[in-house]
């Protein structure tokens, strides 16, 4: 330099146009002599960054930044 995939909640990851989601984790409470496991609740997110298309975009299309892989 070309090419192909990743970037979504503190972590690991789903979601591929119609008001963002699960697991741990993280508070509050029930439980217990106490811890832990356990049950109920609950907070947390500019969807990497700018730009387009659309009635509407994490979701498409261009560029940029990062990662990781393959070609020369």
């Nucleotide at each position: 330099g070309c090419c192909c995939g990743g970037g979504u909640a503190g972590c690991u990851c789903a979601g591929g146009g119609g008001u963002a989601g699960a697991g741990c984790a993280c508070c509050u409470c029930c439980a217990u002599g106490g811890u832990a496991a356990g049950g109920a609740g609950g907070g947390g997110g500019u969807c990497a960054c700018g730009a387009g298309u659309u009635c509407a975009a994490a979701u498409c299309u261009c560029g940029u930044c990062u990662c990781g892989g393959g070609c020369u």